[in-house]
RNA sequence: GGUUCAAUAGCUCAGUGGUUACAGCGCUGGUCUAAUAAACCAGAGGUCGCGAGUUCAAUCCUCGCUGGAGCCA
Numbered sequence: 001g002g003u004u005c006a007a008u009a010g011c012u013c014a015g016u017g018g019u020u021a022c023a024g025c026g027c028u029g030g031u032c033u034a035a036u037a038a039a040c041c042a043g044a045g046g047u048c049g050c051g052a053g054u055u056c057a058a059u060c061c062u063c064g065c066u067g068g069a070g071c072c073a
Stems, first nucleotide, its partner, number of pairs: 001072005007066001010025003018056001027043005049065005
C1' cells in the first nucleotide's frame, strides 16, 4: 500500500429498517442470617465510535474519518 472483519452499559455480547435497545457478569438497595457468602426480589447504568447521505422513519442501508484485529504484498 491492497483487502476482509468487528466498534452497542464498567466487561462479555444479542438485536439488523418501525414507535420504550436485550441478556449474563459486575455495581447499588432490600429479604434471609448472629454475621458474611450463596440464593431470591428490586434498581441504577446506553449521544448504539465520529461526521454526512438515503428514507415517512436508521443501532441496522450507503460514503468518509478514527482507533483496533486478521490476511496478502